Notes:
The RNA shown here (transfer RNA) has 74 nucleotides and comes from a Bacillota bacterium. The coordinates come from a structure-prediction model, not an experiment, and the mean pLDDT is 82. Rfam family: tRNA. Rfam classes the family as a transfer RNA.
């Protein structure tokens, strides 16, 4: 520099051909339960989805540019 892929709660990931409330698991918190802690059980809080602009009635999901990881390649 060229070409691809990835960027959604701290953390790990889903989210199918664009459609109505962004799902789960761990962790956080709060409660039951124990003599306590742990585990199991109930309940609850966080993400406008790297960033910016576009297309659409409608975008996490299409198209620009950009930014950062990664891999291939001059």
């Nucleotide at each position: 520099g060229g070409u691809g892929g990835c960027g959604u709660a701290g953390c790990a990931u889903a989210g199918c051909u664009g459609g109505u409330u962004a799902a789960u698991g761990c962790a956080c918190c709060g409660g039951a339960u124990u003599c306590a802690u742990a585990a199991c059980c109930c309940g609850g809080a966080g993400a406008u989805c790297g960033g910016u602009g576009g297309u659409u009635c409608a975008a996490g999901u299409c198209c620009a540019c950009u930014c950062g990881c990664c891999a291939c390649u001059a």